[in-house]
RNA sequence: UGCUCAUCGAGACCGGCUGAGGGACAGGCCCUGUGACGCCGGGGCAACCACCCAAGGGGAACGCCGCUCCCCGCGGGAAAGGUGCCAACUCCUGCGGUGGCGGAAAGGCUUCGGCCGGCCCGCCAGCCGAGAGAUGAGGA
Repeated sequence: UGCUCAUCGAGACCGGCUGAGGGACAGGCCCUGUGACGCCGGGGCAACCACCCAAGGGGAACGCCGCUCCCCGCGGGAAAGGUGCCAACUCCUGCGGUGGCGGAAAGGCUUCGGCCGGCCCGCCAGCCGAGAGAUGAGGA
């Protein structure tokens, strides 16, 4: 760097240095000289990997069962290891579908008052899925 899989509505901040940007991209909306982003120190959150226990299952060996050994592992634990994270749901939207509201309307019905209404447009950041992104693990 690209691939596969899993997760992304919870949680967790102080100090020092620096000094104008930052929230991936675009639009929005935010954060920011009451000091952002970044770096350093300390603290914390979580539990992906690793670790411990382990329901249960599979395999080896055996004529069979048990014991033994190996593998997988529901569920639970711990946080000393490897990462990650500590504004806002991944801050929201972006593509497709769908829902609600409003407008307009081909056309249809009509007791001529009106009623129904394919297609279309706008708004709501609603719901589902995808995409993109982030993190971890695996393998290339």